A computed fold for a 504-nucleotide part of an RNA from an uncultured prokaryote, annotated as small-subunit ribosomal RNA, 5' domain. RNAcentral holds the full RNA, with entries from ENA. Its mean pLDDT, the model's own confidence on a scale to 100, is 83. Its Rfam family is "Bacterial small subunit ribosomal RNA". Its family is annotated with ribosome and structural constituent of ribosome in the Gene Ontology.
[in-house]
Context: one part of a larger RNA
RNA sequence: GGAUGAACGCUAGCGGCAGGCCUAACACAUGCAAGUCGAACGGUAACAUGAGAGCUUGCUCUUGAUGACGAGUGGCGCACGGGUGCGUAACGCGUAUGCAACCUACCUUUAACUGGAAGAUAGCCUUUAGAAAUGAAGAAUAAUACUCCAUAAUAUUUACUUACGGCAUCGUAAGUAUCUUAAAGCUUCGGCGGUUAAAGAUGGGCAUGCGUUCUAUUAGUUAGUUGGUGAGGUAACUGCUCACCAAGACUUCGAUAGAUAGGGGGCCUGAGAGGGUUAUCCCCCACACUGGUACUGAGACACGGACCAGACUCCUACGGGAGGCAGCAGUGAGGAAUAUUGCACAAUGGACGAAAGUCUGAUGCAGCCAUGCCGCGUGCAGGAUGAAUGCCCUAUGGGUUGUAAACUGCUUUUAUAUAGAAGAUUUUGACGGUACCAUCAGAGGAAGCCCCGGCUAACUCCGUGCCAGCAGCCGCGGUAAUACGGAGGGGGCAAGCGUUGUUC
Numbered sequence: 001g002g003a004u005g006a007a008c009g010c011u012a013g014c015g016g017c018a019g020g021c022c023u024a025a026c027a028c029a030u031g032c033a034a035g036u037c038g039a040a041c042g043g044u045a046a047c048a049u050g051a052g053a054g055c056u057u058g059c060u061c062u063u064g065a066u067g068a069c070g071a072g073u074g075g076c077g078c079a080c081g082g083g084u085g086c087g088u089a090a091c092g093c094g095u096a097u098g099c100a101a102c103c104u105a106c107c108u109u110u111a112a113c114u115g116g117a118a119g120a121u122a123g124c125c126u127u128u129a130g131a132a133a134u135g136a137a138g139a140a141u142a143a144u145a146c147u148c149c150a151u152a153a154u155a156u157u158u159a160c161u162u163a164c165g166g167c168a169u170c171g172u173a174a175g176u177a178u179c180u181u182a183a184a185g186c187u188u189c190g191g192c193g194g195u196u197a198a199a200g201a202u203g204g205g206c207a208u209g210c211g212u213u214c215u216a217u218u219a220g221u222u223a224g225u226u227g228g229u230g231a232g233g234u235a236a237c238u239g240c241u242c243a244c245c246a247a248g249a250c251u252u253c254g255a256u257a258g259a260u261a262g263g264g265g266g267c268c269u270g271a272g273a274g275g276g277u278u279a280u281c282c283c284c285c286a287c288a289c290u291g292g293u294a295c296u297g298a299g300a301c302a303c304g305g306a307c308c309a310g311a312c313u314c315c316u317a318c319g320g321g322a323g324g325c326a327g328c329a330g331u332g333a334g335g336a337a338u339a340u341u342g343c344a345c346a347a348u349g350g351a352c353g354a355a356a357g358u359c360u361g362a363u364g365c366a367g368c369c370a371u372g373c374c375g376c377g378u379g380c381a382g383g384a385u386g387a388a389u390g391c392c393c394u395a396u397g398g399g400u401u402g403u404a405a406a407c408u409g410c411u412u413u414u415a416u417a418u419a420g421a422a423g424a425u426u427u428u429g430a431c432g433g434u435a436c437c438a439u440c441a442g443a444g445g446a447a448g449c450c451c452c453g454g455c456u457a458a459c460u461c462c463g464u465g466c467c468a469g470c471a472g473c474c475g476c477g478g479u480a481a482u483a484c485g486g487a488g489g490g491g492g493c494a495a496g497c498g499u500u501g502u503u504c
Base pairs, nucleotide, nucleotide: 001504002503003502004501006500007499008498009497010496013376014375015374016373017372018371019369020368021334026332027331028330030329031328032327035076036075037074040073041072043069044068047067048066049065050063051062052061053060054059055058083287084286085285092212093211094210095209096208097207098206099205102204103203107200108199109198110197111196112195113194114193115149116148117147125138126137127136128135129134155180158177159176160175161174162173163172164171165170185192186191213259214258215257220250221249222248225247226246227245228244229243230242231241232240262284263283264282265281266277267276268275269274289310290309291308292307293306312323313322314321315320340366342365343364344363348362349360350359351358352357379410380409381408382407390400391399392398393397414445417439418438420436448493449492450491451490452489453474454473455472459488460487461486462485463484469476470475
């Protein structure tokens, strides 16, 4: 000198764009953050419409008939999006390869099929237990829920033949025999679905080479350990797991142990090499009160799912129950320190739906904060009796403040006021009567902070007297202090300035 997620002191006019718990992965009141589909289903609690009935003539009752729809069955989604950085020194990440060892819902393409049958169950109803959470029994009912039968291959099982190829196990293509296995309907008649198979796309899984912090005041470590055979398991390879067999495997080219830490793109600095860093944004990983476990599913060992254990908080009729903000706001605590319990789905995107649409604290916006960067303003021109005050001196006088002021003329950025007013390619605007534009009046509302011994731009007077104090380093102060404190003057930067911390 540069940089900063900064903090502190003094000061503060406006706008644009960005950023905003670095500390306690501490505890959390309250609200919201994941639903949707009636074109899968039985239905009808509420609302509305129609029809009917009763009468007290403006009410009551009936009716799923219609729009719709609480609760329920079913489908898809909830594995995305959003948060945090505890753990992790690891194939975790980065980079480059491989899978002849793999999976992939929705989407796209192609081919074939979509026949028949049966039994339940929730809701509803009737009882019933409990303070509640939540149940229990009986009766009855539907489906694109569940089950069975048929048919079927380029799928699956086993055996075999031929050809070609390779990278060791082997792979590809063609063929023969054999074994096993599918489906669901809805419809406004346009379609939308369902099953099987092959391919694509997308997303993932696994393996490997290389790279990836500090400590030797850590030198030996390891029994599923290293390898083999067989079996189990997985989508798949593998000690992944198990039985048996062998005795291996790693290590001064740093094993093991300990400490620290999410990794990268990037960012800061630097001529570069390098050093530092991982806030915001993007990619990957890990986690969701702590520890463990699986279930469902194409996908989870699942932040707003389940079960168990633990700590904590809450309710209780003491028998038993409920909860998880490292989502968005917000609260307490901690701290030098970090914001609103805002608006909207209008746009972009996501889930569901045939669609209309619903949901979306993702997102788009607004609010707060000089936290940063950038831009603008706080007037401009003229004006000498070089006014007055202040300060200094060699003091009837001179210098400086200083064209500075007064005074004269001009302008109106911005702010204020008044009126107008966008942007969606067809509809739809939270932002918002906002940006923007026009007009009125009037210099009117808008400058501070630090420094002045040298480094380092900028000097005098007074006070103090090794005191009070200053200080980044050298150092200054003991009676003439340009170094302390005040004043005048000057220098630097400027809506900021200075200090402190960190880093090059």